Predicted 3D model of a 341-nucleotide part of an RNA (small-subunit ribosomal RNA, central domain) from Ishige foliacea. Its Rfam family is "Bacterial small subunit ribosomal RNA". Rfam links the family to the GO terms structural constituent of ribosome and ribosome. Lineage of the source: Eukaryota > Phaeophyceae > Ectocarpales > Ishigeaceae > Ishige. RNAcentral holds the full RNA, with entries from ENA. The coordinates come from a structure-prediction model, not an experiment, and the mean pLDDT is 84.
[in-house]
Context: one part of a larger RNA
RNA sequence: CUGGGCGUAAAGGGUUCGUAGACGGUUAUUAUAUGUUGUUGGUUAAAUAUUUCGUUUGAAGCGAUCUAAAUCUAACUACAGAUCUAACUUGAGUACAAAAAAGGAGGAUAGUAUUUUUUAAUAAGGGGUAAAAUCCGUUGAAGUAAAAAGGAAUAUCAAAAGCGCAGGCAAUCCUCCAGUUUGUUACUGACGUUCAGGGACGAAAGCGUGGGGAGCAAACAGGAUUUGAGACCCUGGUAGUCCACGCCGUAAAUAAUGGGUGCUAACUUUUGGGAAACCUUUGGAAACAGCGAACGCGUUAAGCACUCCGCCUGAAAAGUACGAGCGCAAGCUUAAAAAUC
Numbered sequence: 001c002u003g004g005g006c007g008u009a010a011a012g013g014g015u016u017c018g019u020a021g022a023c024g025g026u027u028a029u030u031a032u033a034u035g036u037u038g039u040u041g042g043u044u045a046a047a048u049a050u051u052u053c054g055u056u057u058g059a060a061g062c063g064a065u066c067u068a069a070a071u072c073u074a075a076c077u078a079c080a081g082a083u084c085u086a087a088c089u090u091g092a093g094u095a096c097a098a099a100a101a102a103g104g105a106g107g108a109u110a111g112u113a114u115u116u117u118u119u120a121a122u123a124a125g126g127g128g129u130a131a132a133a134u135c136c137g138u139u140g141a142a143g144u145a146a147a148a149a150g151g152a153a154u155a156u157c158a159a160a161a162g163c164g165c166a167g168g169c170a171a172u173c174c175u176c177c178a179g180u181u182u183g184u185u186a187c188u189g190a191c192g193u194u195c196a197g198g199g200a201c202g203a204a205a206g207c208g209u210g211g212g213g214a215g216c217a218a219a220c221a222g223g224a225u226u227u228g229a230g231a232c233c234c235u236g237g238u239a240g241u242c243c244a245c246g247c248c249g250u251a252a253a254u255a256a257u258g259g260g261u262g263c264u265a266a267c268u269u270u271u272g273g274g275a276a277a278c279c280u281u282u283g284g285a286a287a288c289a290g291c292g293a294a295c296g297c298g299u300u301a302a303g304c305a306c307u308c309c310g311c312c313u314g315a316a317a318a319g320u321a322c323g324a325g326c327g328c329a330a331g332c333u334u335a336a337a338a339a340u341c
Base pairs, nucleotide, nucleotide: 004312005311006310007295008294012309014201015200016199017198021194022193023192025088026087027086028085031083034080035079036078038076039075040074041073042072049067052064053063054062055061091191092188093187094186095185096183097182098181099180103177104176105175106174107173108172109171110154115149116148117147118146119145120144125136126135162169163168206247207246208245209244210243211242215241216240220236221235222234223233258308259307260306261305262304263303268284269283272280273279274278290297291296314341315340323334324333325332326331
């Protein structure tokens, strides 16, 4: 390499768009490239292999003889058929009419709670824990009442619910933008699928500049615990968490399950649509056939097939070194080997 694989054993790229490439509906026509099948001719050094014989006591070896396979090539036969041309409507898309939704961006507004401040009355404790202490408090704390400020997050509704390509998305209203589903005709007429490289998006943490800062809280400090405690517990507390703009580009980015198409029992529940016995769309539960090492999967396949991409090949060294690219940095991506078992 081939073969075999990728839910859990090594292995699905975080997601998507898309270039080259690969693959690709139906009918008819022209045949020619091309592929496969068969026949015939040529080619296929020797050795090797097959048949038989010799040599040898026998074997290997050697010598002779016979035959075949693999390879390439030409012509013809049969089948398929890229491409071209002309059409078609089922794939794909557009228009129209409806529908649902925490889909995205911007703006405005609202109420609860925490905290702080002010005022008022009150008076000795409060807080915290398994128990304590640090801590706050007669310069009046905690609790109560009223008022104000400011930031963050939106209880209930709420659900195996919904939306989004993934990351993710939840107070209310407005504006703008995008996608999806259903229905019926009409239109375009294969315009499709996947996608190396490439582009865009991409939780949290982190970074840069400028704001903001209520609560929470790495670091840090103190109090406990303990042989010790650099921890768990407690009292504080700074980055950060929030906003704007720009980086970073990683996660157990998980369904540990790549995308597309077709086919393969019934049943139950659920979301949206349609007059709907039913059809279609979406999220679940359980299960036949089949699959699977088992667990389990089972029309949302891990079943039966086709097609395109990515990836795996003993452990550990190692997702490391070196080199290269990217980044302000942190680091990320690509990615070995020796020695060892």